[in-house]
Context: one part of a larger RNA
RNA sequence: ACCAGGGAGUGCAUAUUGGCGGCGAGGCUAAUUCUGAUAUAGAGGAAGCCGUAGCGAAAGCGACAGGCGCGCAUGAAAAGAGGCGCGACGUAUACAAGUGCGUGCAGUCGUCCGUAUGCGACCCGAAGCCGGGCGAUCUAGGCGCAGGCAGAUCGAAGCGUGGCGAAAGCUGCGUGGAGGAUCGUUAGAGGUGUUGAUAUGCAAAUCGCUCUCGUGACCUGCGUCUAGGGGUGAAAGUCCAAUCGAGGUCGGAAAUAGCUGGUUCCUCCCGAAACAUAUCGCAGUAUGACCUGGUCUGAGAUAGUCGGCGGAGUAGAGCACUGAUUGGGGAAGCCGGACUCGAAAGGGUCUGUUCUCUUGUCAAACUCCAAAACCGCCGUCGUCGUAGACGACCAGCAGUCCGGGCUGGGGGGUAAGCUUCUAGUCCGUGAGGGAGACAACCCUGACCGUGGUUAAGGUCCCCAAGUAUCGGCCAAGUGUCAACACUUAAGGGUGUCCUGGGUCAUAAACAACUGGAAGGUUAGCUUAGAAGCAGCUAUCCUUUAAAGAGUGCGUAACAGCUCACCAGUCGAGGUUUGGGGCCCCGAAAAUGGACGGGGCUCAAGUCGACUACCGAUACCACGGAGCACCGCAAGGUGAUCUAGUAGGAAGGCGUUGCGCUCGGGUAGAAGCAGGGCUGUAAAGUCCUGUGGACCGUGCGGAAACGAAAAUCCUGGC
Numbered sequence: 001a002c003c004a005g006g007g008a009g010u011g012c013a014u015a016u017u018g019g020c021g022g023c024g025a026g027g028c029u030a031a032u033u034c035u036g037a038u039a040u041a042g043a044g045g046a047a048g049c050c051g052u053a054g055c056g057a058a059a060g061c062g063a064c065a066g067g068c069g070c071g072c073a074u075g076a077a078a079a080g081a082g083g084c085g086c087g088a089c090g091u092a093u094a095c096a097a098g099u100g101c102g103u104g105c106a107g108u109c110g111u112c113c114g115u116a117u118g119c120g121a122c123c124c125g126a127a128g129c130c131g132g133g134c135g136a137u138c139u140a141g142g143c144g145c146a147g148g149c150a151g152a153u154c155g156a157a158g159c160g161u162g163g164c165g166a167a168a169g170c171u172g173c174g175u176g177g178a179g180g181a182u183c184g185u186u187a188g189a190g191g192u193g194u195u196g197a198u199a200u201g202c203a204a205a206u207c208g209c210u211c212u213c214g215u216g217a218c219c220u221g222c223g224u225c226u227a228g229g230g231g232u233g234a235a236a237g238u239c240c241a242a243u244c245g246a247g248g249u250c251g252g253a254a255a256u257a258g259c260u261g262g263u264u265c266c267u268c269c270c271g272a273a274a275c276a277u278a279u280c281g282c283a284g285u286a287u288g289a290c291c292u293g294g295u296c297u298g299a300g301a302u303a304g305u306c307g308g309c310g311g312a313g314u315a316g317a318g319c320a321c322u323g324a325u326u327g328g329g330g331a332a333g334c335c336g337g338a339c340u341c342g343a344a345a346g347g348g349u350c351u352g353u354u355c356u357c358u359u360g361u362c363a364a365a366c367u368c369c370a371a372a373a374c375c376g377c378c379g380u381c382g383u384c385g386u387a388g389a390c391g392a393c394c395a396g397c398a399g400u401c402c403g404g405g406c407u408g409g410g411g412g413g414u415a416a417g418c419u420u421c422u423a424g425u426c427c428g429u430g431a432g433g434g435a436g437a438c439a440a441c442c443c444u445g446a447c448c449g450u451g452g453u454u455a456a457g458g459u460c461c462c463c464a465a466g467u468a469u470c471g472g473c474c475a476a477g478u479g480u481c482a483a484c485a486c487u488u489a490a491g492g493g494u495g496u497c498c499u500g501g502g503u504c505a506u507a508a509a510c511a512a513c514u515g516g517a518a519g520g521u522u523a524g525c526u527u528a529g530a531a532g533c534a535g536c537u538a539u540c541c542u543u544u545a546a547a548g549a550g551u552g553c554g555u556a557a558c559a560g561c562u563c564a565c566c567a568g569u570c571g572a573g574g575u576u577u578g579g580g581g582c583c584c585c586g587a588a589a590a591u592g593g594a595c596g597g598g599g600c601u602c603a604a605g606u607c608g609a610c611u612a613c614c615g616a617u618a619c620c621a622c623g624g625a626g627c628a629c630c631g632c633a634a635g636g637u638g639a640u641c642u643a644g645u646a647g648g649a650a651g652g653c654g655u656u657g658c659g660c661u662c663g664g665g666u667a668g669a670a671g672c673a674g675g676g677c678u679g680u681a682a683a684g685u686c687c688u689g690u691g692g693a694c695c696g697u698g699c700g701g702a703a704a705c706g707a708a709a710a711u712c713c714u715g716g717c
Stems, first nucleotide, its partner, number of pairs: 002716005011119006018112006026050003032044004054061002064087001067086004074079001088103006122262002125259001129252004134247001140226009149216001151183003154179001158175007188213003193209002196207002228244001230240002265652003269648002275288005290399001292396001293394004300384003304381001306379006316369001317367002322363003327358006335352007403427010432443003447624007457614003460598003466611001469609005479600002491585003495582010512569005518542003523537003548563001552561002625642002627638004653706001655703002658700003662696003671690008
């Protein structure tokens, strides 16, 4: 691990809702007694309890057996139980008024289901707390009586003797044998390193080598004493029998656990919440909201469409207000500042400030404006509704109070698979198809079966369906990824395609080639020189088809080459500047690697158009089941019934005893093994074999009644 067996909402008391039953303005007995029997049973027993009247703190006072109307079921109508609305009444508040509670009669006893409270209270699970006894054969310390320590080394005091000294004394040599002295695998004690061996070991701390102490605060034996908030401790919270920041054992005891885990048959109906308030409250609980069940009422309801009338102040926009804010013009001259004239008074210039005109911009807490959506009312259509809507009630009963993703709108944050709100939706509690895989992205809400048609998404192969059609673009394997979690940006590109503007051009443009590019003049100045070309000034005239007092190279200066400019050859577009599409660069991560893969280039990429097909539990058709409702039934209706966690409600299946009943069985019961059939299911039944003596149907009633899980328990293997 597996298998078998065991294994969790129970009992009593009290309270309460509902169902059923008895009696009913009453209902019931309790303790207990008697009779009978041993198993319940029958008869007594109102003590007492609940109800029959309330109100008031109290003293105390003390109510409709129906006066009026409406009206459901029913009914032809009138009427109309129950119901509703008035009216009336009791009492408290001094009276009154108003207000609170109550009044036109239903309870009580039993039983069953649900629920609450108290008890172990669905089951298992602490660490702990308290009490009584047991422990110092381990270990800590003390006490008593005992035992033990090879050998070697150093050489304290004292003593003897020599030397020196006035002396005290110092000193040499010897002797001597001190010491928590030295060496030491003596015995014995210890336990430093080895991260050696071992690691289901030889061993729940050992083995090997190495190392420390080894006459002392030494080591050891036996006996004895100290006990659990206590001992003992050269002190480490050490040790107190493999147990110690409070021993172990039995008991209180089923401690408590707002925490974790588990909680056993089926089908059917409905179906949440992760919010608010309070809380020594934040892992809990209570109340409300939301779920469910029941009861009642009795006629309208409103998710939608269109129209009308209103509302509001968002998006946007604007600057008329409140503020922010660019430049310019004008005016005022009170006030502020700087400069200036003046002895001062005072004056002047500039500027701020204010006002005004113009120009250019902003605002969640600005608005002269102002949508779309939205909200309210009315009407219309639609839909639902006497097969009961809308609504009301219940002291029946829950669960929930960790939520999360996405889209739109906000606050916070550099940001986040961030945080906090908000409207909606989905997951949660939702299966199926698509997105490679993938809670919440796309399609779509699964009663069962069969066949078809589509959605999202796809149609070269893996892989169902177009190697479909028409027209562009890309040359980078760019790409072949809807979005997201696929990483990509600023900035660049004479890559290429599309689309505008300007300008030149058959009186010939642009490019290329051929030829010319002159004269006054070496312009003047400067300078050694300055001749188109170091620098400064000026930049005219002539001949011309055209040619600068010169664009660059060049020379010491000239020369030389070249350009502007002109002509010729050639012959149709050239040039410049915007916008857009695809593509390229920018582009870096650690084993070799990913468009899902193969592979793909007028694609199997990308943009546009068009048509066919594939593709879900969607939709359609047929058959069947359930549920709700109508109906005596047969049957009918459901376009808009059938997903479902927590949870509520309903109906069933099976097991074991018991009572009654009817049956089966040695011509073979139960059980076991294999097989067939029936039922939506829990399950039932039949056949064969085995087995060898009990078993079942129907009705009722009672449970120690159903196993896959609890690191479940016991056994087997």
The part of an RNA shown here (large-subunit ribosomal RNA, domain II) has 717 nucleotides and comes from a bioreactor sludge metagenome.
Model confidence (mean pLDDT): 81 of 100.